Context: one part of a larger RNA
RNA sequence: GGACAAACGCUGGCGGCGUGCAUAAAACAUGCAAGUCGAACGGACUUCAGUCCGCAAGGACUGAAGUGAGUGGCGAACGGCUGAGUAACACGUAGGUGACCUGCCCCGAAGUUUGGGAUAACAACUCGAAAGAGUUGCUAAUACCGGAUGUGACCACCGAUUCAUUUCGGUGCUUAAAGUCGUAAGACGCUUUGGGAGGGGCCUGCGGCGGAUUAGCUAGUUGGUGUGGUAACGGCAUACCAAGGCUUCGAUCCGUAGCUGGUCUGAGAGGAUGGCCAGCCAGACUGGGACUGAGACACGGCCCAGACUCCUACGGGAGGCAGCAGUUAGGAAUUUUGCGCAAUGGAGGAAACUCUGACGCAGCCACGCCGCGUGAGGGAUGAAGGCCUUCGGGUCGUAAACCUCUUUUCUCAGGGAAGACACCCGACGGUACCUGAGGAAUAAGCAACGGCUAACUACGUGCCAGCAGCCGCGGUAAUACGUAGGUUGCGAGCGUUGUCC
Numbered sequence: 001g002g003a004c005a006a007a008c009g010c011u012g013g014c015g016g017c018g019u020g021c022a023u024a025a026a027a028c029a030u031g032c033a034a035g036u037c038g039a040a041c042g043g044a045c046u047u048c049a050g051u052c053c054g055c056a057a058g059g060a061c062u063g064a065a066g067u068g069a070g071u072g073g074c075g076a077a078c079g080g081c082u083g084a085g086u087a088a089c090a091c092g093u094a095g096g097u098g099a100c101c102u103g104c105c106c107c108g109a110a111g112u113u114u115g116g117g118a119u120a121a122c123a124a125c126u127c128g129a130a131a132g133a134g135u136u137g138c139u140a141a142u143a144c145c146g147g148a149u150g151u152g153a154c155c156a157c158c159g160a161u162u163c164a165u166u167u168c169g170g171u172g173c174u175u176a177a178a179g180u181c182g183u184a185a186g187a188c189g190c191u192u193u194g195g196g197a198g199g200g201g202c203c204u205g206c207g208g209c210g211g212a213u214u215a216g217c218u219a220g221u222u223g224g225u226g227u228g229g230u231a232a233c234g235g236c237a238u239a240c241c242a243a244g245g246c247u248u249c250g251a252u253c254c255g256u257a258g259c260u261g262g263u264c265u266g267a268g269a270g271g272a273u274g275g276c277c278a279g280c281c282a283g284a285c286u287g288g289g290a291c292u293g294a295g296a297c298a299c300g301g302c303c304c305a306g307a308c309u310c311c312u313a314c315g316g317g318a319g320g321c322a323g324c325a326g327u328u329a330g331g332a333a334u335u336u337u338g339c340g341c342a343a344u345g346g347a348g349g350a351a352a353c354u355c356u357g358a359c360g361c362a363g364c365c366a367c368g369c370c371g372c373g374u375g376a377g378g379g380a381u382g383a384a385g386g387c388c389u390u391c392g393g394g395u396c397g398u399a400a401a402c403c404u405c406u407u408u409u410c411u412c413a414g415g416g417a418a419g420a421c422a423c424c425c426g427a428c429g430g431u432a433c434c435u436g437a438g439g440a441a442u443a444a445g446c447a448a449c450g451g452c453u454a455a456c457u458a459c460g461u462g463c464c465a466g467c468a469g470c471c472g473c474g475g476u477a478a479u480a481c482g483u484a485g486g487u488u489g490c491g492a493g494c495g496u497u498g499u500c501c
Base pairs, nucleotide, nucleotide: 001501002500003499004498006497007496008495009494010493013372014371015370016369017368018367020364021330026328027327028326030325031324032323035074036073037072040071041070044067045066046065047064048063049062050061051060052059053058081283082282083281091207092206093205094204095203096202097201098163100200101199102198105196106195107194108193109192110191111190112189113147114146115145116144122137123136124135125134126133127132152175153174155172156171157170158169159168160167179188180187181186209255210254211253216246217245218244221243222242223241224240225239226238227237228236258280259279260278261277262273263272264271265270285306286305287304288303289302308319309318310317311316336362338361339360340359344358345356346355347354348353375405376404377403378402385396386395387394388393410438411437412436413435414434415433419428445490446489447488448487449486450471451470452469456485457484458483459482460481466473467472
């Protein structure tokens, strides 16, 4: 000198675009953050209309619209947050998979047949303070389970083929399905299978921290065989057998740390760093476990244990903000319990649409970067006043006053978007922007002035009070302390502290 997710002191007009718990991965009141589908299914209830019964109250049936719970499907494994752990195939890069999986989506082939038994909801009864639970009875399905068919697919055997467990052919065994809407055409589905796209699992070479005041480490350890397990290879697991494997080219141990694209600095080489944004990984009160599923060992799912908090009728229950706001605590320090689904994107749905604290916006903070303004021209009796003075004067200083002008900004009034790519739909927002009116009006500070280093005098103080980055100032004329005038630098900022180059 540059930089910062900064903080502190003094000061503070506006706009645009960004950033904003770095500390306690501390604890959390409250609200919201993941639902959706009636065109899969049965029933209940509400409203309206119609028909029938009834003197009426009302009841029954049919139709339409709707509500909430339940069965079922898809989603909830995405999106959002954090960086505790991790020195590791975690990450980066380049490859391998002849050892693998893949819901929804796209392309292709074939099919979608015939039956059955339940169960929630509901009703009755019972237990419990509650959370909730039980018994009996009824019912539906794209829920569940058989039979048929087998284009195909899996497996086994045989033949040919191959480097191969590959490919082709034959035989045998096993193995599917669900309907809904529509007058219909048909549409959306369902089943088996081939391919694709996108997504993942696993393996490998190389690369990126410190310590030897850590020198030896290792029994599932290293390899083999059998068996099991997985989507898949593998000590992944298990039984048996062998005695191996790693290491001064640093094993093991200890400490520290999420990794990268990048960012800062530097002429570069390098050094430092990994906040926002993007990719990957890991975690979800702490530890462990599996279930469901195409996908999890699952932040707002389940089970067990633990710590903590809450409710309780003391028998027993409930909870998890490292989602968005917000609270307490800690700290030098970090924001609103805001608006909207209008846009973009996501989930469900045939759609209308619903949900979406993702997102789009607004609010707060000079925290940062960028831009603008605080007026312009004229104006010498060089006014008054301050300060200095050799008392002549000098300086603040064209500075002010005063005259002329302008209106960025400001205030008021009127108009008023694009963003919406068929129509409709705009949170932002009566915002941006445009027009008119008014009036210099609403707007300047901070630090320094001994040398380094641009900028000097007076007074006060008297080794005191104090200053200080280094050298050093202060003990009676201090350009170094304090104040004033002046000057210098930067300017809505300026200075200090901290960290990196």

Model confidence (mean pLDDT): 88 of 100. Small-subunit ribosomal RNA, 5' domain from an uncultured bacterium, 501 nucleotides, folded computationally. Rfam family: Bacterial small subunit ribosomal RNA.